[in-house]
RNA sequence: CACAAUAUGGCGCCGAGUUUUCCCAGCGAAAAGCGGAGGAACCGAUCCAGGGGCGAAUCCUUAAGGAGGGGCUGCUUCCUGUCCCAGCCCGCCAGCUAACUCCGUAGGCGCGGUAGGAAGUAUUU
Numbered sequence: 001c002a003c004a005a006u007a008u009g010g011c012g013c014c015g016a017g018u019u020u021u022c023c024c025a026g027c028g029a030a031a032a033g034c035g036g037a038g039g040a041a042c043c044g045a046u047c048c049a050g051g052g053g054c055g056a057a058u059c060c061u062u063a064a065g066g067a068g069g070g071g072c073u074g075c076u077u078c079c080u081g082u083c084c085c086a087g088c089c090c091g092c093c094a095g096c097u098a099a100c101u102c103c104g105u106a107g108g109c110g111c112g113g114u115a116g117g118a119a120g121u122a123u124u125u
Stems, first nucleotide, its partner, number of pairs: 010111005018032005033105006043095001050093001051090004058067003068085005074121007
């Protein structure tokens, strides 16, 4: 000096998964914010080859593909490019749904450039 790994700190990304207060200082309690579920009338629908929920993560067809959906760094749209389309849960039961009731607040990654271009727009200087 270079590469790799580990630890700490910082700045960011996907995602609802952030902030504040108290305290016996643990990830204990509460609140706000964000997210999800159950639950009338009216309307709608179906009754086991069950059915349903979170989530972008689904459908068709065939031996290899197509359609559709999602991410790519302030945000929206268009074009091109690229990657992903998992996993988990309820347990015969749940459509929508005012009042009302209940639950979650994780996890996984990146960091010398964040894929590129175009049209707008927000903020800052």